[in-house]
Notes
The part of an RNA shown here (small-subunit ribosomal RNA, 5' domain) has 501 nucleotides and comes from an uncultured bacterium. The full RNA is in RNAcentral, with records from ENA and SILVA. Its Rfam family is "Bacterial small subunit ribosomal RNA". Model confidence (mean pLDDT): 85 of 100.
Context: one part of a larger RNA
RNA sequence: AACAAACGCUGGCGGCGUGCCUAAUACAUGCAAGUCGAACGGGGAAAGCUUUCGGGUGAGUACUAGUGGCGCACGGGUGAGUAACGCGUGGGUAAUCUGCCUUAGAGUGGGGGAUAACUAUCCGAAAGGAUAGCUAAUACCGCAUAAGACCACAGGAUCUGCGGAUCCAGAGGUCAAAGGUUUUUCGCUCUAAGAUGAGCCCGCGUAAGAUUAGCUAGUUGGUGAGGUAACGGCUCACCAAGGCGACGAUCUUUAGCUGGUCUGAGAGGAUGAUCAGCCACACUGGAACUGAGACACGGUCCAGACUCCUACGGGAGGCAGCAGUAGGGAAUAUUGCACAAUGGAGGAAACUCUGAUGCAGCGACGCCGCGUGAGUGAUGAAGGACUUCGGUUCGUAAAGCUCUGUCGUAUGGGAAUAAAAAAAUGAAUGUACCAUGCAAGAAAGGAUCGGCUAACUUCGUGCCAGCAGCCGCGGUAAGACGAGGGAUCCUAGCGUUGUUC
Numbered sequence: 001a002a003c004a005a006a007c008g009c010u011g012g013c014g015g016c017g018u019g020c021c022u023a024a025u026a027c028a029u030g031c032a033a034g035u036c037g038a039a040c041g042g043g044g045a046a047a048g049c050u051u052u053c054g055g056g057u058g059a060g061u062a063c064u065a066g067u068g069g070c071g072c073a074c075g076g077g078u079g080a081g082u083a084a085c086g087c088g089u090g091g092g093u094a095a096u097c098u099g100c101c102u103u104a105g106a107g108u109g110g111g112g113g114a115u116a117a118c119u120a121u122c123c124g125a126a127a128g129g130a131u132a133g134c135u136a137a138u139a140c141c142g143c144a145u146a147a148g149a150c151c152a153c154a155g156g157a158u159c160u161g162c163g164g165a166u167c168c169a170g171a172g173g174u175c176a177a178a179g180g181u182u183u184u185u186c187g188c189u190c191u192a193a194g195a196u197g198a199g200c201c202c203g204c205g206u207a208a209g210a211u212u213a214g215c216u217a218g219u220u221g222g223u224g225a226g227g228u229a230a231c232g233g234c235u236c237a238c239c240a241a242g243g244c245g246a247c248g249a250u251c252u253u254u255a256g257c258u259g260g261u262c263u264g265a266g267a268g269g270a271u272g273a274u275c276a277g278c279c280a281c282a283c284u285g286g287a288a289c290u291g292a293g294a295c296a297c298g299g300u301c302c303a304g305a306c307u308c309c310u311a312c313g314g315g316a317g318g319c320a321g322c323a324g325u326a327g328g329g330a331a332u333a334u335u336g337c338a339c340a341a342u343g344g345a346g347g348a349a350a351c352u353c354u355g356a357u358g359c360a361g362c363g364a365c366g367c368c369g370c371g372u373g374a375g376u377g378a379u380g381a382a383g384g385a386c387u388u389c390g391g392u393u394c395g396u397a398a399a400g401c402u403c404u405g406u407c408g409u410a411u412g413g414g415a416a417u418a419a420a421a422a423a424a425u426g427a428a429u430g431u432a433c434c435a436u437g438c439a440a441g442a443a444a445g446g447a448u449c450g451g452c453u454a455a456c457u458u459c460g461u462g463c464c465a466g467c468a469g470c471c472g473c474g475g476u477a478a479g480a481c482g483a484g485g486g487a488u489c490c491u492a493g494c495g496u497u498g499u500u501c
Base pairs, nucleotide, nucleotide: 001500002499003498005497006496007495008494009493012370013369014368015367016366017365018363019362020328025326026325027324029323030322031321034070035069036068039067040066042064043063048057049056050055077281078280079279086206087205088204089203090202091201092200093199096198097197101194102193103192104191105190106189107188108187109143111141112140118133119132120131121130122129123128149174150173151172153170155168156167157166158165159164179186180185207253208252209251214244215243216242219241220240221239222238223237224236225235226234256278257277258276259275260271261270262269263268283304284303285302286301287300306317307316308315309314334360336359337358338357342356343354344353345352346351373403374402375401376400383394384393385392386391408438409437410436411435412434413433417428445490446489447488448487449486450471451470452469456485457484458483459482460481466473467472
C1' cells in the first nucleotide's frame, strides 16, 4: 500500500460497486423453457345481441389434451476433477463437419400403408399400462424425374509439401421434395459459395518434490481390416521389438488456465472474487439414443448411496439456476417487482415465455461525495484540572447577538431512460430533480500520548493488578498499569487480527 475480509467500540445521508473464500454437505416450498391452430385430425365455450322463451346468433370464433415442427447443446451455476495440446500464443487441416442466416442455380410430379388422439373392454393403491376398433398431416414409405452431387472407369491440363489436390470434356450406375395461408407470401428438396460455430493435429510456454530412477504389452512401429464428419493403436488380426528417461521419464503432492488484479521506481513477487475468453462438471459411477450440434444441469437407461410415498405388489426424486431452509463456519443478503428497456426461444403476426436481464430490499463490506452549522463574542463567566497559591489551562470554547438552509421535514410541481409517419407502451417511480414554508433544530466517535512515533501531567496501585509489535514497564514519588484533566492522529469511521507485496 492492498483486501470477496472478520472481530471490538461507534454510527447522519447519498451515488457507484460488491456480498458462502468453509460442507462439489443435505434440501421443505414457489418459480427458472417453452412456443406454433397460418402443419394435422378431434374436442369446443362465454359475455353480448335477439327471441314465438324451444331457440337463433356470437362461432366451429376464443381456447385446447394429442400427433407434428422448431427450441430445449443458448442463456444461468459451480471449480470437484485436471500438471493435460487443459489453457496461452503462433500455425496446419491437400484429414473435417456446420441447423437457423446470406447469395446464386435447378426443382417442388404421382401414389401407398399405418398410428396417437378418440371409442369400447380390462389391470393397478398409485405411477402407469394392456387388448380390440376408427382417423389426419409439413409424421412415415415406395415410384418418377435429375445435375458440374455421390460411386467406380479410362484421357488431358494446372498446382504440389510428390502423399495428393483442382479443373475440362466422355460413357455407366445411384440418390430428392410438402404443403399452409387472411392470395402474396411463408415454407420444402438438391447443388455451389459465404458467414458463423465447432472437431482434430503441431512448435513454444505453463507448480513443487530425487528423502520418487528407472517406466511401458496396445506398450512403439509396420501390413491389412473395421470404425469416425475426419487423421490416427481409435479398435481388431498378424508381424517386428520397439518407445520414454538426469534437457528429470515414472511416481507423489498441490492446482481449473488466461486477459487481468495487488504490490513495486522497475526487474520481480504474490494472486486468479466481481467483469470477459477457454476448459471441466451437474447426487456418485457407467452407457448410449435423438439431433446440425450432447454422450445432454431442470432428457433416457443401468448400477450405487441417500430421501420420500405405498394398499408391501411397487413407485417417485436430484437447487454447483433465482430466492429460501438446516448444517458447517470468524463470516456473506429478499421465499421482492417487471418483461418498460437490452438480449434470447417460438410464431406470418398479434403475442406468449424468459429468477437472462433491468430494478428495488438488506449489510459502513469497499471507493467517492456531503453534513453534524457560519459570523461576532473577554468580565478571558461559571465549572473541571493543575499550581511555586501569584496564577495557568480547557478557551472564542460556551452563553449572548446576527445569519444561512447543505441536510431534514411538510406542501405543490415533476422527468429522461420510449425506439427513424401517427397512436399506444415505464418495473424502477410520484423516484431523480425544481419551487415554497418551517427549523440550529435530529446527526461524533475511535485509537494513541517511554523510545521507534505526532502527543504530559495529577491521583490510585506497589514485581500485585496489569501492559506489551520490538526494546521493555510495574518491588511506595510509574510521563509505559488503572482513572481524571490536557494533548496528538484519523474521522462516519477508528482500532485489532489474518493474508500478500